This is a predicted structure of a 149-nucleotide RNA (FMN riboswitch aptamer (RFN element)) from Bacillus benzoevorans. The source organism's lineage runs through Bacteria, Bacillota, Bacilli, Caryophanales and Bacillus. The sequence was found by an Rfam model in a public genome assembly. The model forms 97% of the base pairs in the Rfam consensus.
Parts: sequence; C1' cells; structure tokens
RNA sequence: GUCUAUCUUCGGGGCGGGGUGAAAUUCCCCACCGGCGGUGAUGAGAAACAAAAUCUAUUUGUUCUCUCUCAGCCCGCGAGCCUGAUUUACAGGCAGGAUUUGGUGCGAUUCCAAAGCCGACAGUAUAGUCUGGAUGGGAGAAGAUGGAG
Repeated sequence: GUCUAUCUUCGGGGCGGGGUGAAAUUCCCCACCGGCGGUGAUGAGAAACAAAAUCUAUUUGUUCUCUCUCAGCCCGCGAGCCUGAUUUACAGGCAGGAUUUGGUGCGAUUCCAAAGCCGACAGUAUAGUCUGGAUGGGAGAAGAUGGAG
C1' cells in the first nucleotide's frame, strides 16, 4: 500500500441597496452563493536525465516518474416523497436543474476571455439566499484498532 470487520471525528454557501405595495429578504431593478466522488491539457513543488556556462552558484529543456491542487450547468451520487403491515436496514418506484460563443492547442462543454443559464418540499404577497421538518439524514472524507493475503 490492498481487501475486510468494528469504532471515532468531520461532513453547505448566499438578500446588502433601491422601487411598488396595507403587506414582499418571496414581485421588479442592481447584488450574492455553489455539497460529494469521477474525468480532466490548469497551476505549484520535487525527482531523474540532457544541454549551456562553470571554481561554484545558476539557467534552459525533456519525462507513460512522484506529491498537492484543478468543472454549480460532462458522468455518477446525495438531500424529499411513495410502496413493500409497522420500525431499522434493504429493495423497487416517483419527483426535482442548468452552456454557449470566441481563443490557444494534436487534444478542452474542464484552461483563458465574454455572454448566458440553474437551484427539492412545507409555510408566508409568488423564496437558490427567510422560517420549518433538521440537535435529523447524507454522498463521502480523515483517523484508530483487529483480521486476511
């Protein structure tokens, strides 16, 4: 390091200003935010090798090498609801979202630039941002201990 059992901890951000109105953080104008795993040509560092120069320092290049990092809208997952008598687990089902153009390049819906778009349910003047289910659940992440090969 791999597989496995048990346990522990962690595990979501955002309405500020103005307008209308009896009433809106809900409408309108301007603003603000982006869970988890994967993919990936980002970026940074290290190592090895080569070259230049050389007392040394150093510089440049290469690499199917290593580490960290890299997508809200590409792929998958999570939160909600229903059914399986009830609870847990599990299984099945339902609901719920979104990207283009240009540039570089062998290669990019991921880089750079620009312009867009999206956001469960319940409540309430119509809510991604308020309140509530939720001191919940959770994709998963890190670690500890035991076991296997």